[in-house]
Context: one part of a larger RNA
RNA sequence: UUGGGCGUAAAGGGCGCGUAGGCGGCCAUGCAAGUCUGGAGUGGAAGUCCAUCUUUCAAGGGUGGAAUUGCUUUGGAAACUGUGUGGCUGGAGUGCAGGAGAGGUUAUCGGAAUUCCCGGUGUAGCGGUGAAAUGCGUAGAGAUCGGGAGGAACAUCAGUGGCGAAGGCGGGUAACUGGACUGCAACUGACGCUGAGGCGCGAAAGUGUGGGGAGCAAACAGGAUUAGAUACCCUGGUAGUCCACACCGUAAACGAUGAAUGCUAGGUGUAGGUGGUAUCGACCCCAUCUGUGCCGUAGUAAACACAAUAAGCAUUCCGCCUGGGGAGUACGGUCGCAAGAUUAAAACUC
Numbered sequence: 001u002u003g004g005g006c007g008u009a010a011a012g013g014g015c016g017c018g019u020a021g022g023c024g025g026c027c028a029u030g031c032a033a034g035u036c037u038g039g040a041g042u043g044g045a046a047g048u049c050c051a052u053c054u055u056u057c058a059a060g061g062g063u064g065g066a067a068u069u070g071c072u073u074u075g076g077a078a079a080c081u082g083u084g085u086g087g088c089u090g091g092a093g094u095g096c097a098g099g100a101g102a103g104g105u106u107a108u109c110g111g112a113a114u115u116c117c118c119g120g121u122g123u124a125g126c127g128g129u130g131a132a133a134u135g136c137g138u139a140g141a142g143a144u145c146g147g148g149a150g151g152a153a154c155a156u157c158a159g160u161g162g163c164g165a166a167g168g169c170g171g172g173u174a175a176c177u178g179g180a181c182u183g184c185a186a187c188u189g190a191c192g193c194u195g196a197g198g199c200g201c202g203a204a205a206g207u208g209u210g211g212g213g214a215g216c217a218a219a220c221a222g223g224a225u226u227a228g229a230u231a232c233c234c235u236g237g238u239a240g241u242c243c244a245c246a247c248c249g250u251a252a253a254c255g256a257u258g259a260a261u262g263c264u265a266g267g268u269g270u271a272g273g274u275g276g277u278a279u280c281g282a283c284c285c286c287a288u289c290u291g292u293g294c295c296g297u298a299g300u301a302a303a304c305a306c307a308a309u310a311a312g313c314a315u316u317c318c319g320c321c322u323g324g325g326g327a328g329u330a331c332g333g334u335c336g337c338a339a340g341a342u343u344a345a346a347a348c349u350c
Stems, first nucleotide, its partner, number of pairs: 003322004007304002012318001014201004021194003025088007033081002035077008048066007091191001092188003095184004103177007110154001115149007125136002162169002206247006215241002220236004258317006266295011299306002323350003332343004
């Protein structure tokens, strides 16, 4: 490279927006670049292949043909691709009317609980463990009652419930704001899909500056356990966890499953709508759209399993893999304050 692949064997980018590029709905018509077809020219000779002749055979040699898959030029075709023009509405978008939601940002408010401080009552223990001890307590602890301070998290509701592109989002209220869904079918008329680079978002930990610090708690100290115990258990405890701004850019960032579109038996839950039948009304029932679970036919699969939310059947585009180790390392580049991230080998070895 061809090919074959990417849920678990190596392999889907953490996620989005989007540039170039690639691909792209239906109808009519023009052109003829691609495409198809005919002619002409050229495609040196030798070589190759075929036929035949020849050296008594053969290698070799002679003659003729084929081939030379290409290029140039010219006549034609118009299905497909392309391109121009005109039109359409099943894709896409807008509008109008609705309901749902821990979607985001900011401000503000609330109660329970832990801790600390002050005061009252009150006396000898409390705490902790497998058992203990370190620790706290007669300078009055623990318990209990009242008052206060401060920070963080929001019990029940709560649900294989909801929302978000992913990371993620859960007390209440207000302001600002994004998206999805349903119904109507008024408008635009292919405006679409994907997306190398690029740009943005991106848990936790970590970093810088300034705040904050209740609880928890790496490091650290002590007590135990143990042969030892740089651990598991206990008592303490600093960064950190919280806020603002700025960086970092990684995770088993997982559904270990890229995005989009179409098609392919069913059954049963659940969430949000809409329509219909019935009814005094609601529940129920039926139909339908969207999301989210479970089971399952065909099919697929090495098996496990997947199965309309596909790992089935197809198309388009991107990313990635190519024996194990060396190694996601070295060197170099880029980024970063640093930690490091990213790009990414080889020798050697099995």
Notes:
Small-subunit ribosomal RNA, central domain from an anaerobic digester metagenome, 350 nucleotides, folded computationally. The prediction has a mean pLDDT of 87.